RNA backbone atom coordinates (compact mmCIF):
# COMPACT_ATOMS: atom_id res chain seq x y z
P N A 1 -0.93 3.94 3.54
O5' N A 1 -1.02 2.94 2.29
C5' N A 1 -0.71 3.41 0.98
C4' N A 1 -0.69 2.25 0.00
C3' N A 1 -1.93 1.37 0.00
O3' N A 1 -2.98 1.94 -0.77
C1' N A 1 0.00 0.00 0.00
P N A 2 -4.50 1.63 -0.34
O5' N A 2 -4.68 0.09 -0.68
C5' N A 2 -4.83 -0.32 -2.03
C4' N A 2 -4.65 -1.82 -2.16
C3' N A 2 -5.76 -2.69 -1.60
O3' N A 2 -6.89 -2.75 -2.47
C1' N A 2 -3.66 -3.62 -1.05
P N A 3 -8.37 -2.77 -1.80
O5' N A 3 -8.29 -3.95 -0.74
C5' N A 3 -8.28 -5.32 -1.16
C4' N A 3 -8.05 -6.22 0.03
C3' N A 3 -9.15 -6.17 1.09
O3' N A 3 -10.20 -7.06 0.76
C1' N A 3 -7.03 -5.97 2.13
P N A 4 -11.71 -6.57 1.06
O5' N A 4 -11.86 -6.93 2.61
C5' N A 4 -11.53 -8.24 3.08
C4' N A 4 -11.57 -8.27 4.59
C3' N A 4 -12.93 -7.90 5.17
O3' N A 4 -13.14 -8.62 6.37
C1' N A 4 -11.31 -6.36 5.94
P N A 5 -14.14 -9.87 6.34
O5' N A 5 -13.99 -10.50 7.78
C5' N A 5 -13.32 -9.73 8.81
C4' N A 5 -12.83 -10.67 9.87
C3' N A 5 -13.68 -10.62 11.12
O3' N A 5 -13.61 -11.89 11.79
C1' N A 5 -11.48 -9.83 11.57
P N A 6 -14.77 -13.00 11.52
O5' N A 6 -15.66 -12.93 12.81
C5' N A 6 -16.65 -11.93 12.98
C4' N A 6 -17.04 -11.83 14.45
C3' N A 6 -15.86 -11.55 15.37
O3' N A 6 -16.31 -10.76 16.49
C1' N A 6 -16.88 -13.59 15.99
P N A 7 -15.88 -9.18 16.59
O5' N A 7 -14.29 -9.33 16.67
C5' N A 7 -13.69 -10.04 17.73
C4' N A 7 -12.46 -9.33 18.23
C3' N A 7 -12.69 -7.93 18.78
O3' N A 7 -13.17 -7.98 20.12
C1' N A 7 -10.78 -7.95 17.38
P N A 8 -14.22 -6.92 20.65
O5' N A 8 -13.32 -5.63 20.84
C5' N A 8 -12.29 -5.63 21.82
C4' N A 8 -11.52 -4.32 21.76
C3' N A 8 -12.40 -3.08 21.71
O3' N A 8 -12.84 -2.68 22.99
C1' N A 8 -10.71 -2.93 20.06
P N A 9 -14.28 -1.97 23.15
O5' N A 9 -13.97 -0.48 22.68
C5' N A 9 -13.04 0.30 23.42
C4' N A 9 -12.67 1.55 22.64
C3' N A 9 -13.85 2.40 22.17
O3' N A 9 -14.36 3.22 23.20
C1' N A 9 -12.31 2.13 20.40
P N A 10 -15.94 3.20 23.55
O5' N A 10 -16.51 4.46 22.77
C5' N A 10 -17.32 4.30 21.59
C4' N A 10 -16.68 5.06 20.43
C3' N A 10 -17.65 5.56 19.38
O3' N A 10 -18.29 6.78 19.78
C1' N A 10 -15.85 4.48 18.32
P N A 11 -19.82 7.03 19.38
O5' N A 11 -19.76 7.27 17.80
C5' N A 11 -18.97 8.32 17.27
C4' N A 11 -18.91 8.23 15.77
C3' N A 11 -20.26 8.28 15.05
O3' N A 11 -20.75 9.62 14.94
C1' N A 11 -18.94 6.54 14.13
P N A 12 -22.31 9.91 15.09
O5' N A 12 -22.89 9.52 13.65
C5' N A 12 -22.35 10.12 12.48
C4' N A 12 -22.74 9.30 11.26
C3' N A 12 -24.23 9.14 11.05
O3' N A 12 -24.77 10.28 10.39
C1' N A 12 -23.13 7.06 10.74
P N A 13 -26.24 10.79 10.85
O5' N A 13 -27.19 9.61 10.37
C5' N A 13 -27.23 9.23 8.99
C4' N A 13 -28.05 7.95 8.83
C3' N A 13 -29.50 8.12 9.24
O3' N A 13 -30.35 7.51 8.27
C1' N A 13 -28.47 6.35 10.48
P N A 14 -31.77 8.23 7.96
O5' N A 14 -32.47 7.11 7.04
C5' N A 14 -31.84 6.70 5.83
C4' N A 14 -32.41 5.38 5.38
C3' N A 14 -33.93 5.31 5.40
O3' N A 14 -34.49 5.91 4.23
C1' N A 14 -33.04 3.34 6.36
P N A 15 -35.78 6.88 4.38
O5' N A 15 -36.93 5.86 4.84
C5' N A 15 -37.36 4.84 3.95
C4' N A 15 -38.19 3.81 4.70
C3' N A 15 -39.41 4.36 5.43
O3' N A 15 -40.52 4.52 4.54
C1' N A 15 -38.24 2.87 6.85
P N A 16 -41.35 5.90 4.61
O5' N A 16 -41.95 5.92 6.09
C5' N A 16 -42.88 4.92 6.49
C4' N A 16 -43.05 4.93 8.01
C3' N A 16 -43.40 6.29 8.61
O3' N A 16 -44.79 6.57 8.51
C1' N A 16 -41.65 5.31 9.85
P N A 17 -45.26 8.10 8.34
O5' N A 17 -45.09 8.69 9.81
C5' N A 17 -45.84 8.16 10.90
C4' N A 17 -45.42 8.80 12.21
C3' N A 17 -45.39 10.33 12.18
O3' N A 17 -46.69 10.89 12.36
C1' N A 17 -43.42 9.52 13.21
P N A 18 -47.01 12.32 11.61
O5' N A 18 -46.24 13.39 12.52
C5' N A 18 -46.61 13.58 13.88
C4' N A 18 -45.67 14.54 14.57
C3' N A 18 -45.41 15.85 13.83
O3' N A 18 -46.47 16.78 13.99
C1' N A 18 -43.35 14.97 14.60
P N A 19 -46.79 17.80 12.78
O5' N A 19 -45.60 18.87 12.85
C5' N A 19 -45.46 19.70 14.00
C4' N A 19 -44.16 20.47 13.96
C3' N A 19 -43.89 21.25 12.68
O3' N A 19 -44.59 22.49 12.66
C1' N A 19 -41.95 20.07 13.30
P N A 20 -45.07 23.06 11.20
O5' N A 20 -43.72 23.60 10.53
C5' N A 20 -43.01 24.68 11.11
C4' N A 20 -41.65 24.84 10.47
C3' N A 20 -41.64 25.05 8.97
O3' N A 20 -41.96 26.38 8.60
C1' N A 20 -39.99 23.45 9.54
P N A 21 -42.66 26.63 7.15
O5' N A 21 -41.49 26.38 6.08
C5' N A 21 -40.35 27.22 6.05
C4' N A 21 -39.36 26.74 5.02
C3' N A 21 -39.92 26.48 3.63
O3' N A 21 -40.12 27.69 2.89
C1' N A 21 -38.50 24.69 4.22
P N A 22 -41.36 27.79 1.87
O5' N A 22 -40.98 26.83 0.66
C5' N A 22 -39.87 27.13 -0.17
C4' N A 22 -39.57 25.98 -1.10
C3' N A 22 -40.74 25.45 -1.92
O3' N A 22 -41.06 26.30 -3.02
C1' N A 22 -39.52 23.63 -1.06
P N A 23 -42.57 26.73 -3.33
O5' N A 23 -43.29 25.33 -3.62
C5' N A 23 -44.71 25.25 -3.59
C4' N A 23 -45.20 24.28 -4.67
C3' N A 23 -44.59 22.90 -4.59
O3' N A 23 -45.35 22.05 -3.71
C1' N A 23 -44.50 23.71 -6.83
P N A 24 -44.60 21.24 -2.62
O5' N A 24 -43.94 20.03 -3.44
C5' N A 24 -44.75 19.08 -4.14
C4' N A 24 -43.94 18.39 -5.22
C3' N A 24 -42.74 17.62 -4.70
O3' N A 24 -43.11 16.30 -4.37
C1' N A 24 -42.06 19.03 -6.50
P N A 25 -42.33 15.52 -3.24
O5' N A 25 -41.03 14.97 -3.98
C5' N A 25 -41.11 13.86 -4.88
C4' N A 25 -39.84 13.75 -5.70
C3' N A 25 -38.57 13.53 -4.88
O3' N A 25 -38.36 12.16 -4.58
C1' N A 25 -38.22 15.24 -6.50
P N A 26 -38.32 11.67 -3.10
O5' N A 26 -37.40 12.73 -2.34
C5' N A 26 -35.97 12.70 -2.45
C4' N A 26 -35.43 14.10 -2.33
C3' N A 26 -34.95 14.52 -0.96
O3' N A 26 -33.63 14.05 -0.69
C1' N A 26 -36.32 16.22 -1.83
P N A 27 -33.16 13.81 0.84
O5' N A 27 -32.96 15.30 1.41
C5' N A 27 -31.92 16.12 0.90
C4' N A 27 -32.01 17.51 1.48
C3' N A 27 -31.87 17.58 3.00
O3' N A 27 -30.51 17.57 3.40
C1' N A 27 -33.72 18.88 2.31
P N A 28 -30.12 16.91 4.80
O5' N A 28 -30.65 17.95 5.87
C5' N A 28 -30.06 19.25 5.96
C4' N A 28 -30.79 20.09 6.98
C3' N A 28 -30.98 19.46 8.35
O3' N A 28 -29.81 19.54 9.15
C1' N A 28 -33.01 20.42 7.66
P N A 29 -29.50 18.39 10.20
O5' N A 29 -30.56 18.63 11.36
C5' N A 29 -30.47 19.79 12.17
C4' N A 29 -31.64 19.87 13.14
C3' N A 29 -31.91 18.60 13.94
O3' N A 29 -31.02 18.45 15.04
C1' N A 29 -33.94 19.44 13.10
P N A 30 -30.66 16.99 15.53
O5' N A 30 -31.99 16.47 16.24
C5' N A 30 -32.44 17.09 17.43
C4' N A 30 -33.79 16.55 17.85
C3' N A 30 -33.88 15.04 18.00
O3' N A 30 -33.32 14.57 19.21
C1' N A 30 -35.78 15.83 16.84
P N A 31 -32.64 13.12 19.19
O5' N A 31 -33.86 12.11 19.08
C5' N A 31 -34.78 11.99 20.15
C4' N A 31 -36.04 11.25 19.72
C3' N A 31 -35.85 9.77 19.39
O3' N A 31 -35.78 8.97 20.54
C1' N A 31 -37.24 10.78 17.76
P N A 32 -34.80 7.71 20.55
O5' N A 32 -35.30 6.83 19.30
C5' N A 32 -36.58 6.20 19.31
C4' N A 32 -36.85 5.53 17.98
C3' N A 32 -35.81 4.48 17.62
O3' N A 32 -36.18 3.23 18.19
C1' N A 32 -36.17 5.94 15.75
P N A 33 -35.13 2.09 18.39
O5' N A 33 -35.15 1.40 16.93
C5' N A 33 -34.17 0.46 16.60
C4' N A 33 -34.11 0.37 15.09
C3' N A 33 -32.89 -0.46 14.63
O3' N A 33 -33.26 -1.13 13.43
C1' N A 33 -32.73 1.73 13.78
P N A 34 -33.64 -2.66 13.46
O5' N A 34 -33.35 -3.13 11.96
C5' N A 34 -34.42 -3.26 11.05
C4' N A 34 -33.99 -2.96 9.63
C3' N A 34 -32.61 -3.45 9.24
O3' N A 34 -32.57 -4.85 8.99
C1' N A 34 -33.00 -1.28 8.35
P N A 35 -31.17 -5.63 9.15
O5' N A 35 -30.40 -5.27 7.80
C5' N A 35 -28.99 -5.06 7.80
C4' N A 35 -28.68 -3.78 7.06
C3' N A 35 -27.21 -3.43 6.99
O3' N A 35 -26.57 -4.09 5.91
C1' N A 35 -28.42 -1.54 7.73
P N A 36 -25.03 -4.52 6.12
O5' N A 36 -24.23 -3.16 5.92
C5' N A 36 -24.40 -2.40 4.74
C4' N A 36 -23.68 -1.07 4.88
C3' N A 36 -22.20 -1.18 5.23
O3' N A 36 -21.43 -1.41 4.07
C1' N A 36 -23.26 0.45 6.60
P N A 37 -20.31 -2.49 4.13
O5' N A 37 -19.09 -1.55 4.56
C5' N A 37 -17.78 -2.13 4.59
C4' N A 37 -16.78 -0.99 4.64
C3' N A 37 -15.36 -1.46 4.43
O3' N A 37 -14.60 -0.37 3.90
C1' N A 37 -15.57 -0.63 6.61
P N A 38 -14.60 -0.18 2.31
O5' N A 38 -15.31 1.23 2.08
C5' N A 38 -14.83 2.40 2.72
C4' N A 38 -15.83 2.86 3.77
C3' N A 38 -17.04 3.53 3.16
O3' N A 38 -18.17 3.26 3.98
C1' N A 38 -15.95 5.01 4.63
P N A 39 -19.58 2.97 3.23
O5' N A 39 -20.63 3.94 3.94
C5' N A 39 -20.56 5.35 3.73
C4' N A 39 -21.69 6.06 4.48
C3' N A 39 -21.77 5.73 5.95
O3' N A 39 -22.29 6.85 6.68
C1' N A 39 -23.70 4.88 4.85
P N A 40 -21.27 7.76 7.56
O5' N A 40 -20.17 8.32 6.56
C5' N A 40 -20.44 9.46 5.76
C4' N A 40 -19.45 10.55 6.04
C3' N A 40 -19.38 11.64 4.98
O3' N A 40 -20.39 12.62 5.19
C1' N A 40 -17.21 10.91 5.47
P N A 41 -21.30 13.12 3.97
O5' N A 41 -20.30 13.95 3.07
C5' N A 41 -19.71 15.15 3.57
C4' N A 41 -18.59 15.61 2.67
C3' N A 41 -18.96 15.80 1.20
O3' N A 41 -19.59 17.05 0.97
C1' N A 41 -16.93 14.62 1.36
P N A 42 -20.68 17.17 -0.21
O5' N A 42 -19.83 17.01 -1.56
C5' N A 42 -18.97 18.07 -1.98
C4' N A 42 -18.20 17.67 -3.23
C3' N A 42 -19.05 17.39 -4.46
O3' N A 42 -19.38 18.59 -5.14
C1' N A 42 -17.38 15.71 -4.22
P N A 43 -20.87 18.92 -5.59
O5' N A 43 -21.15 17.87 -6.79
C5' N A 43 -20.32 17.88 -7.94
C4' N A 43 -20.99 17.15 -9.09
C3' N A 43 -22.02 18.00 -9.85
O3' N A 43 -21.94 17.66 -11.23
C1' N A 43 -23.06 16.03 -9.02
P N A 44 -21.01 18.63 -12.18
O5' N A 44 -19.83 17.62 -12.56
C5' N A 44 -18.84 18.00 -13.49
C4' N A 44 -18.12 16.78 -14.04
C3' N A 44 -19.04 15.73 -14.64
O3' N A 44 -19.40 16.05 -15.97
C1' N A 44 -17.44 14.70 -13.23
P N A 45 -20.81 15.57 -16.56
O5' N A 45 -20.60 14.01 -16.79
C5' N A 45 -19.62 13.55 -17.71
C4' N A 45 -19.69 12.04 -17.83
C3' N A 45 -21.10 11.50 -17.90
O3' N A 45 -21.62 11.58 -19.22
C1' N A 45 -19.87 10.25 -16.32
P N A 46 -23.19 11.47 -19.47
O5' N A 46 -23.42 9.90 -19.40
C5' N A 46 -24.66 9.37 -19.00
C4' N A 46 -24.53 7.98 -18.45
C3' N A 46 -25.81 7.44 -17.86
O3' N A 46 -26.64 6.90 -18.88
C1' N A 46 -24.08 7.12 -16.32
P N A 47 -28.13 7.44 -19.04
O5' N A 47 -28.91 6.76 -17.82
C5' N A 47 -28.81 5.35 -17.61
C4' N A 47 -29.26 5.00 -16.21
C3' N A 47 -30.54 5.68 -15.76
O3' N A 47 -31.69 5.00 -16.23
C1' N A 47 -28.92 5.89 -14.07
P N A 48 -32.94 5.83 -16.74
O5' N A 48 -33.71 6.14 -15.37
C5' N A 48 -34.19 5.06 -14.57
C4' N A 48 -34.45 5.54 -13.15
C3' N A 48 -35.40 6.71 -13.02
O3' N A 48 -36.76 6.31 -13.08
C1' N A 48 -33.49 7.10 -11.69
P N A 49 -37.83 7.29 -13.75
O5' N A 49 -37.99 8.46 -12.67
C5' N A 49 -38.56 8.18 -11.39
C4' N A 49 -38.33 9.33 -10.43
C3' N A 49 -38.89 10.67 -10.86
O3' N A 49 -40.30 10.76 -10.65
C1' N A 49 -36.71 10.98 -10.03
P N A 50 -41.18 11.69 -11.62
O5' N A 50 -40.85 13.16 -11.12
C5' N A 50 -41.18 13.55 -9.80
C4' N A 50 -40.71 14.97 -9.52
C3' N A 50 -41.19 16.01 -10.51
O3' N A 50 -42.51 16.44 -10.23
C1' N A 50 -38.88 16.32 -10.09
P N A 51 -43.44 16.93 -11.46
O5' N A 51 -42.87 18.39 -11.79
C5' N A 51 -42.99 19.43 -10.85
C4' N A 51 -42.20 20.65 -11.29
C3' N A 51 -42.55 21.20 -12.66
O3' N A 51 -43.72 21.99 -12.64
C1' N A 51 -40.19 21.12 -12.40
P N A 52 -44.62 22.08 -14.00
O5' N A 52 -43.71 22.97 -14.97
C5' N A 52 -43.49 24.34 -14.69
C4' N A 52 -42.47 24.94 -15.64
C3' N A 52 -42.85 24.88 -17.12
O3' N A 52 -43.76 25.90 -17.49
C1' N A 52 -40.56 24.28 -16.83
P N A 53 -44.85 25.61 -18.64
O5' N A 53 -43.96 25.41 -19.96
C5' N A 53 -43.29 26.52 -20.54
C4' N A 53 -42.29 26.06 -21.58
C3' N A 53 -42.89 25.33 -22.78
O3' N A 53 -43.38 26.24 -23.75
C1' N A 53 -41.03 24.12 -21.97
P N A 54 -44.67 25.84 -24.67
O5' N A 54 -44.36 24.34 -25.14
C5' N A 54 -44.28 24.06 -26.52
C4' N A 54 -42.97 23.38 -26.84
C3' N A 54 -43.02 22.51 -28.08
O3' N A 54 -41.73 22.52 -28.69
C1' N A 54 -42.54 21.18 -26.20
P N A 55 -41.71 22.86 -30.31
O5' N A 55 -40.52 21.98 -30.85
C5' N A 55 -40.45 20.60 -30.58
C4' N A 55 -38.99 20.24 -30.34
C3' N A 55 -38.83 19.01 -29.43
O3' N A 55 -37.74 18.23 -29.91
C1' N A 55 -37.65 20.84 -28.52
P N A 56 -37.84 16.60 -29.84
O5' N A 56 -36.37 16.03 -29.82
C5' N A 56 -35.71 15.80 -28.59
C4' N A 56 -34.22 16.04 -28.81
C3' N A 56 -33.64 17.11 -27.88
O3' N A 56 -32.31 16.75 -27.55
C1' N A 56 -33.28 17.75 -30.11
P N A 57 -31.79 17.05 -26.05
O5' N A 57 -32.21 18.56 -25.79
C5' N A 57 -31.39 19.63 -26.25
C4' N A 57 -31.99 20.95 -25.86
C3' N A 57 -31.78 21.32 -24.39
O3' N A 57 -30.50 21.92 -24.18
C1' N A 57 -34.05 21.64 -24.96
P N A 58 -29.70 21.58 -22.80
O5' N A 58 -30.40 22.53 -21.73
C5' N A 58 -30.41 23.94 -21.95
C4' N A 58 -31.29 24.62 -20.91
C3' N A 58 -31.01 24.24 -19.47
O3' N A 58 -29.89 24.93 -18.93
C1' N A 58 -33.33 24.16 -19.86
P N A 59 -28.99 24.22 -17.81
O5' N A 59 -29.91 24.28 -16.51
C5' N A 59 -30.26 25.54 -15.95
C4' N A 59 -31.35 25.38 -14.92
C3' N A 59 -31.03 24.48 -13.75
O3' N A 59 -30.24 25.11 -12.76
C1' N A 59 -33.18 23.96 -14.56
P N A 60 -29.20 24.25 -11.93
O5' N A 60 -30.13 23.20 -11.15
C5' N A 60 -30.59 23.52 -9.87
C4' N A 60 -31.74 22.63 -9.45
C3' N A 60 -31.37 21.38 -8.67
O3' N A 60 -31.03 21.68 -7.32
C1' N A 60 -33.07 20.88 -10.22
P N A 61 -30.00 20.73 -6.57
O5' N A 61 -30.84 19.41 -6.29
C5' N A 61 -31.97 19.45 -5.43
C4' N A 61 -32.60 18.07 -5.32
C3' N A 61 -31.65 16.97 -4.90
O3' N A 61 -31.47 16.94 -3.50
C1' N A 61 -32.98 16.25 -6.71
P N A 62 -30.07 16.46 -2.93
O5' N A 62 -30.05 14.90 -3.23
C5' N A 62 -30.95 14.03 -2.55
C4' N A 62 -30.89 12.63 -3.14
C3' N A 62 -29.52 11.97 -3.12
O3' N A 62 -29.25 11.39 -1.85
C1' N A 62 -30.58 11.62 -5.23
P N A 63 -27.89 11.77 -1.11
O5' N A 63 -26.69 10.99 -1.87
C5' N A 63 -26.89 9.65 -2.29
C4' N A 63 -25.55 8.95 -2.45
C3' N A 63 -24.56 9.18 -1.30
O3' N A 63 -24.00 7.90 -0.96
C1' N A 63 -23.47 9.54 -3.35
P N A 64 -23.67 7.51 0.50
O5' N A 64 -24.63 6.27 0.83
C5' N A 64 -24.71 5.16 -0.04
C4' N A 64 -26.14 4.65 -0.10
C3' N A 64 -27.15 5.71 -0.53
O3' N A 64 -28.14 5.06 -1.35
C1' N A 64 -27.77 4.82 1.57
P N A 65 -28.61 5.70 -2.70
O5' N A 65 -28.01 4.66 -3.76
C5' N A 65 -28.43 3.30 -3.76
C4' N A 65 -28.24 2.73 -5.14
C3' N A 65 -26.80 2.75 -5.64
O3' N A 65 -26.03 1.65 -5.15
C1' N A 65 -28.22 3.62 -7.30
P N A 66 -24.47 1.82 -4.96
O5' N A 66 -23.92 1.78 -6.46
C5' N A 66 -24.10 0.59 -7.24
C4' N A 66 -23.55 0.78 -8.63
C3' N A 66 -22.11 1.29 -8.70
O3' N A 66 -21.15 0.27 -8.48
C1' N A 66 -23.44 2.50 -10.21
P N A 67 -19.76 0.66 -7.77
O5' N A 67 -19.03 1.54 -8.89
C5' N A 67 -18.64 0.92 -10.12
C4' N A 67 -18.20 1.96 -11.13
C3' N A 67 -17.02 2.81 -10.73
O3' N A 67 -15.79 2.13 -10.85
C1' N A 67 -18.67 4.18 -11.72
P N A 68 -14.66 2.36 -9.72
O5' N A 68 -14.23 3.89 -9.92
C5' N A 68 -13.61 4.29 -11.12
C4' N A 68 -13.61 5.80 -11.24
C3' N A 68 -12.87 6.55 -10.14
O3' N A 68 -11.46 6.55 -10.36
C1' N A 68 -14.95 7.59 -10.51
P N A 69 -10.45 6.61 -9.07
O5' N A 69 -10.55 8.13 -8.60
C5' N A 69 -10.15 9.17 -9.47
C4' N A 69 -10.43 10.51 -8.84
C3' N A 69 -9.86 10.69 -7.44
O3' N A 69 -8.49 11.06 -7.47
C1' N A 69 -12.11 11.42 -7.47
P N A 70 -7.51 10.49 -6.33
O5' N A 70 -7.93 11.25 -4.99
C5' N A 70 -7.79 12.65 -4.91
C4' N A 70 -8.53 13.19 -3.70
C3' N A 70 -8.17 12.53 -2.38
O3' N A 70 -6.97 13.07 -1.82
C1' N A 70 -10.51 12.69 -2.56
P N A 71 -6.06 12.14 -0.92
O5' N A 71 -6.77 12.24 0.52
C5' N A 71 -6.71 13.44 1.26
C4' N A 71 -7.64 13.39 2.45
C3' N A 71 -7.40 12.26 3.44
O3' N A 71 -6.31 12.50 4.32
C1' N A 71 -9.70 12.44 3.00
P N A 72 -5.53 11.27 4.95
O5' N A 72 -6.60 10.61 5.94
C5' N A 72 -6.97 11.30 7.12
C4' N A 72 -8.11 10.60 7.84
C3' N A 72 -7.80 9.21 8.37
O3' N A 72 -7.07 9.26 9.59
C1' N A 72 -9.88 9.18 7.28
P N A 73 -6.26 7.98 10.07
O5' N A 73 -7.33 7.18 10.93
C5' N A 73 -7.90 7.79 12.09
C4' N A 73 -8.59 6.74 12.94
C3' N A 73 -7.81 5.44 13.14
O3' N A 73 -6.86 5.57 14.18
C1' N A 73 -10.06 4.94 12.59
P N A 74 -5.46 4.82 14.06
O5' N A 74 -5.87 3.28 14.25
C5' N A 74 -6.43 2.84 15.47
C4' N A 74 -6.85 1.38 15.36
C3' N A 74 -5.78 0.45 14.81
O3' N A 74 -4.89 0.05 15.82
C1' N A 74 -7.85 0.03 13.72
P N A 75 -3.34 -0.10 15.48
O5' N A 75 -3.24 -1.59 14.91
C5' N A 75 -3.93 -2.63 15.57
C4' N A 75 -4.15 -3.78 14.62
C3' N A 75 -2.85 -4.39 14.09
O3' N A 75 -2.98 -5.80 14.00
C1' N A 75 -4.21 -3.69 12.28
P N A 76 -2.05 -6.70 14.95
O5' N A 76 -2.63 -8.17 14.77
C5' N A 76 -2.89 -8.67 13.47
C4' N A 76 -3.89 -9.78 13.57
C3' N A 76 -3.78 -10.79 12.47
O3' N A 76 -2.80 -11.78 12.79
C1' N A 76 -6.03 -10.11 12.67
P N A 77 -1.59 -12.02 11.78
O5' N A 77 -2.24 -12.94 10.66
C5' N A 77 -2.94 -14.11 11.04
C4' N A 77 -3.81 -14.60 9.91
C3' N A 77 -3.18 -14.51 8.54
O3' N A 77 -2.32 -15.61 8.26
C1' N A 77 -5.34 -13.59 8.45
P N A 78 -0.90 -15.31 7.62
O5' N A 78 -1.30 -14.89 6.13
C5' N A 78 -2.00 -15.82 5.31
C4' N A 78 -2.53 -15.15 4.06
C3' N A 78 -1.49 -14.41 3.23
O3' N A 78 -0.74 -15.29 2.41
C1' N A 78 -3.42 -13.05 3.48
RNA sequence: UCCGAUAAAGGCAAACCCGCCGCGAGGCGGGGACGCAAAGCCACAGAACCCCCUCUGGGGUUGGCUGGGUUGCCGAAG
A computed fold for a 78-nucleotide RNA, annotated as c-di-GMP-I-GGC riboswitch aptamer.